[in-house]
Context: one part of a larger RNA
Molecule: small-subunit ribosomal RNA, central domain
Organism: uncultured bacterium
RNA sequence: UUGGGCGUAAAGCGUGUGUAGGCGGCCAUUCAAGUCAGUUGUGAAAGCCCCGGGCUCAACCCGGGAAGUGCUUCUGAUACUGUUUGGCUUGAGUACUGGAGAGGAUAGUAGAAUUCCUGGUGUAGUGGUGAAAUACGUAGAUAUCAGGAGGAAUACCGGUGGCGAAGGCGGCUAUCUGGCCAUGUACUGACGCUGAGACACGAAAGCGUGGGGAGCAAACAGGAUUAGAUACCCUGGUAGUCCACGCCGUAAACGGUGCACACUAGGUCUUGGCGGAUUCGACCCCGUCAGGGCCCCAGCUAACGCGUUAAGUGUGCCGCCUGAGGACUACGGCCGCAAGGCUAAAACUC
Numbered sequence: 001u002u003g004g005g006c007g008u009a010a011a012g013c014g015u016g017u018g019u020a021g022g023c024g025g026c027c028a029u030u031c032a033a034g035u036c037a038g039u040u041g042u043g044a045a046a047g048c049c050c051c052g053g054g055c056u057c058a059a060c061c062c063g064g065g066a067a068g069u070g071c072u073u074c075u076g077a078u079a080c081u082g083u084u085u086g087g088c089u090u091g092a093g094u095a096c097u098g099g100a101g102a103g104g105a106u107a108g109u110a111g112a113a114u115u116c117c118u119g120g121u122g123u124a125g126u127g128g129u130g131a132a133a134u135a136c137g138u139a140g141a142u143a144u145c146a147g148g149a150g151g152a153a154u155a156c157c158g159g160u161g162g163c164g165a166a167g168g169c170g171g172c173u174a175u176c177u178g179g180c181c182a183u184g185u186a187c188u189g190a191c192g193c194u195g196a197g198a199c200a201c202g203a204a205a206g207c208g209u210g211g212g213g214a215g216c217a218a219a220c221a222g223g224a225u226u227a228g229a230u231a232c233c234c235u236g237g238u239a240g241u242c243c244a245c246g247c248c249g250u251a252a253a254c255g256g257u258g259c260a261c262a263c264u265a266g267g268u269c270u271u272g273g274c275g276g277a278u279u280c281g282a283c284c285c286c287g288u289c290a291g292g293g294c295c296c297c298a299g300c301u302a303a304c305g306c307g308u309u310a311a312g313u314g315u316g317c318c319g320c321c322u323g324a325g326g327a328c329u330a331c332g333g334c335c336g337c338a339a340g341g342c343u344a345a346a347a348c349u350c
Base pairs, nucleotide, nucleotide: 003322004321005320006319007304008303012318014201015200016199017198021194022193023192025088026087027086028085031082033081034080035077036076037075038074041071042070049065050064051063052062053061054060091191092188093187094186095185096184097182098181099180103177104176105175106174107173108172109171110154115149116148117147118146119145120144121143125136126135162169163168206247207246208245209244210243211242215241216240220236221235222234223233258317259316260315261314262313263312266295267294268293269292270291271290272289273288274287275286276285299306300305323350324349325348332343333342334341335340
């Protein structure tokens, strides 16, 4: 490289937007580049293959022919691919009318709880554990009542519920704003799919500057436990957790399953629409579209399992794998304030 693969054996980029490129619906038309047919020239000799001949045969040698998958000239064909032109509406999109939602950003606001402060009542314990002790408390704690401060998070509703590309998103209100779904009309007329680079987003932790700091809590200190205990348990406690701006760019970033389209039995639950039947109206019921779960035919799979949300059957495009270790490493390059990230070998060993 080919081939074969990528849920769990090695292998789907964390996710999206999108450039080049690759691929691309239906009808007619043009050209004839690809494609196909014939033809011209070339494809040295020798060799290989066929026919014949010469050394007693053979090897070997001589003569003739064929072949030489290729390139090329000209002529022609037009189904397919491509090109030109015109058209179409089913792919894609737009408008109108409705709909659901923790989708995002900013500002404001509410109640419960923890902690702290002040004051009242009140007295000897409280706290904590397997049991204790450290700790707090007669300078009046714990408990309880009233008032105040401040930060963070939003019980119930709440759900194999919803939304988002992923990360993720949960009190309430307002403003701004993205996407999605349904019904039917109208419009554009292939405008599509994928996507190397690129760009953007990207949990937690961490970093920089400035705030904030209630609770929790790496580090740290003490008390226990223990043979020891740099732990598990307990009492404290600083970064951090929170906010603003700027970095970092990684996760078992997981459905361990790339995106898009088409096709292929059923059953059941559920979310959001639309329609039908019935009804005074609605629910139950039936149909349909979009989404979320479970079970299971066919089929697939090494098995486990997957099974219209495919890991089934096909198509297009991208990414990735190629024995284990060395090695998510070294060196170099790029990025970063740093921590480090991305790219990524070899010797050697088995």